[in-house]
């Protein structure tokens, strides 16, 4: 330089009018000054959790739920961080079918308007296979407990099962010449097409039974090659090669990796019931806690008086029980739960890492129908035109928005910046 990767910040500046929310001061009060005022996701409300009430929810079961390699880290968490397995992955090797290119050489014999083939060699291309960085992705127990299910297609989807084909038996048919022997007819095979010539051989149907090795179907087909064997086949047998039980060794803290011997054991599905192993009571801040108390009492108590502002008079309620004490109820309203909290930033220390610990320092929306806006200059990326340029015009900033609060987890986001891995070429 070129290609493949991961990670983080940032969310237009600046200035000016006017305008809300909360806070402080100051003012009788109108208001005035001062200070503050959204995110990286505030969003989905999925997961975990603080905190609050309620039928105390400690142990064991049952039911239904969620998780599901291993080991940490967190208050927990299905989160995060190391690792382990498997899928991907730039690239890198590698085989030798077939297809493509160039070449060399092949064919029983004769003849045609005959050049299709095949064998070696070399080169290429796309597929194939094996290894695989940086990374990334995994619903990553268990299918050798059990039960189920595998659409269409296709004999057959899991231990049965025969459509094609191969084999073996048995029965029936099959041109022509010659007395016969026999010749040959038909079929294949000697590069197209005819002639000669030369080699090999019986064929067709039905039945019965074997056989899963080829054909084809399928997402998936009885593990794969190879020899052996066999009537023709088959892990039927034996070699290697993939996996799976099982034992042993050796390595790791484990998941798990390495080695060996054995058993011929071999589809898949668990996001199907199921089995194992863990952990879960419910509703959510409209939770709930106080204050105040409008208006409903057929409720208790007491018993003769009470109200009209301080006397008198009048008047009116009242023994069908006023007045007044209690007791229940609880409309609106208002405080408070509310923002200092598993906080934030900056050193250190520990550790691979997530994370922990020590110190120093900040306080950073808090409403209650809900504030967080708008316009105005002047300017910046970016985009568009024109221009050879330098530049001039235009046009222009995402996704979105707090409502108890905090850990994550997933979706949105224009544009800008940075840092870091890794392959391959080159150059020094």
């Nucleotide at each position: 330089g070129c290609g493949g990767g991961g990670g983080a910040a940032u969310g237009c500046a600046c200035g000016g009018u006017c305008g809300c929310g909360c806070c402080c001061a100051g003012g009788a009060g109108a208001c005035u000054g001062g200070g503050u005022g959204a995110g990286g996701a505030a969003a989905g409300u999925c997961c975990g959790g603080g905190c609050a009430c309620c039928g105390c929810a400690g142990g064991g079961u049952a039911a239904g739920g969620a998780u599901g390699c291993c080991a940490g880290c967190u208050a927990a968490c299905g989160g995060c961080u190391g690792g382990u397995c498997g899928g991907c992955g730039a690239g890198u090797c590698g085989a030798g079918c077939a297809c493509c290119c160039a070449c060399a050489c092949c064919g029983g014999c004769g003849u045609c308007u005959u050049c299709a083939g095949g064998u070696g060699c070399g080169g290429g291309c796309a597929g194939c296979g094996g290894c695989g960085a940086a990374g990334u992705c995994g619903a990553a127990g268990g299918a050798c407990a059990g039960u189920g299910c595998c659409a269409c297609a296709g004999a057959a989807a899991c231990c049965a099962g025969a459509c094609c084909g191969c084999c073996g038996c048995g029965c029936u048919c099959c041109g022509g010449c010659g007395c016969a022997a026999g010749c040959g007819a038909c079929g294949c095979c000697c590069c197209g097409g005819c002639g000669c010539g030369g080699g090999c051989g019986g064929g067709a149907g039905c039945g019965c039974g074997g056989u899963c090795a080829g054909g084809g179907u399928g997402a998936a087909a009885c593990g794969g090659u190879g020899c052996g064997g066999u009537a023709a086949g088959a892990g039927c047998g034996c070699a290697c090669c993939a996996g799976g039980c099982c034992c042993c060794c050796c390595g790791g803290a484990g998941a798990c990796g390495g080695g060996g011997a054995g058993c011929g054991c071999u589809g898949g599905u668990a996001a199907a019931c199921c089995c194992c192993a863990u952990c879960c009571g419910g509703u959510g801040c409209a939770a709930g806690a106080c204050c105040c108390g409008a208006c409903a009492g057929u409720g208790c108590g007491c018993g003769a008086g009470g109200g009209c502002g301080g006397c008198c008079c009048g008047c009116c309620c009242g023994u069908u029980g006023a007045c007044c004490g209690c007791c229940a109820g609880g409309a609106u309203g208002g405080u408070c739960g509310c923002u200092u909290g598993a906080g934030g930033c900056g050193u250190g220390u520990g550790g691979c890492g997530a994370c922990a610990c020590c110190c120093g320092u900040c306080c950073c929306a808090g409403a209650g129908a809900g504030a967080u806006g708008a316009c105005c200059g002047c300017g910046c990326a970016g985009c568009c035109a024109c221009g050879c340029g330098a530049g001039u015009g235009g046009u222009g900033g995402a996704c979105a928005g707090a409502a108890c609060c905090c850990g994550g987890c997933u979706u949105a986001c224009a544009g800008u910046u940075c840092c870091c891995c890794c392959g391959c070429a080159c150059c020094a």
Record summary
The RNA shown here (Bacterial RNase P class A) has 428 nucleotides. Its Rfam family is "Bacterial RNase P class A". Its family is annotated with dimeric ribonuclease P complex, ribonuclease P activity and tRNA processing in the Gene Ontology. Its mean pLDDT, the model's own confidence on a scale to 100, is 75.